[in-house]
RNA sequence: GCUGCUGUAGCUCAGUGGUAGAGCACUUCAUUGGUAAUGAAGAGGUCACGGGUCCAAUUCCCGUUAGCAGCU
Numbered sequence: 001g002c003u004g005c006u007g008u009a010g011c012u013c014a015g016u017g018g019u020a021g022a023g024c025a026c027u028u029c030a031u032u033g034g035u036a037a038u039g040a041a042g043a044g045g046u047c048a049c050g051g052g053u054c055c056a057a058u059u060c061c062c063g064u065u066a067g068c069a070g071c072u
Stems, first nucleotide, its partner, number of pairs: 001071007010024004018055001026042005048064005
């Protein structure tokens, strides 16, 4: 220098065009003499960044950026 993959909640990951979800973690409540465990409820996301296409983009296209892998 070239090519490919990945970037979504604090963490690990789903989600292939129609207002984004799970597990763990966090908060509150119930339960207990008190913890743990369990149950119920809740909070938390400009979907890496910038543009484009579309009535509508996490999703499709282009560029940038970070990490990983391969080639030279």
The RNA shown here (transfer RNA) has 72 nucleotides and comes from uncultured Lachnospira sp. The prediction has a mean pLDDT of 82. It was read from a public genome assembly. It matches the Rfam family "tRNA". From the family's description: Transfer RNA (tRNA) molecules are approximately 80 nucleotides in length. The family's RNA type in Rfam is transfer RNA.